[in-house]
RNA sequence: UUUUUAUAAAGAAGUAGCGAGAGACUGGCUCAAUGACCUACUGGCAACCAUCAGCAAUCUGAAAAGGUGCUAAAUCCUGUCUCCAAAAAAGGAGAAAAUAUAAACA
Numbered sequence: 001u002u003u004u005u006a007u008a009a010a011g012a013a014g015u016a017g018c019g020a021g022a023g024a025c026u027g028g029c030u031c032a033a034u035g036a037c038c039u040a041c042u043g044g045c046a047a048c049c050a051u052c053a054g055c056a057a058u059c060u061g062a063a064a065a066g067g068u069g070c071u072a073a074a075u076c077c078u079g080u081c082u083c084c085a086a087a088a089a090a091g092g093a094g095a096a097a098a099u100a101u102a103a104a105c106a
Stems, first nucleotide, its partner, number of pairs: 001106001003104006013042005021031003025079001027077002043071003048067002051062004075098001080095005
């Protein structure tokens, strides 16, 4: 980096540093010199892998010391298709795509 599988309407801060945009992308809409984003430290949230127990396995449960991850807004909303609705619609439901995280193979 590619692929596969699972999950994604829950949850979770402060201090210091830096100094301009940031929220993946489109269009919106938000955050931001009252310092956003990012980095470090400490804390926290969660439970994918690993650990322990039940168990043939799937799976279920426990714990949170290990390996990750996360810590504004539903993945912030949206995008493609189908259906409902329908004057254009607004809007609603579902599926997909994209994205993110974990594990595994290459």

Annotation:
SAM riboswitch aptamer (S box leader) from a Chitinophagaceae bacterium, 106 nucleotides, folded computationally. Its mean pLDDT, the model's own confidence on a scale to 100, is 84. NCBI's taxonomy places the organism under Bacteria, Pseudomonadati, Bacteroidota, Chitinophagales, Chitinophagaceae. It matches the Rfam family "SAM riboswitch aptamer (S box leader)". From the family's description: The SAM riboswitch is found upstream of a number of genes which code for proteins involved in methionine or cysteine biosynthesis in Gram-positive bacteria.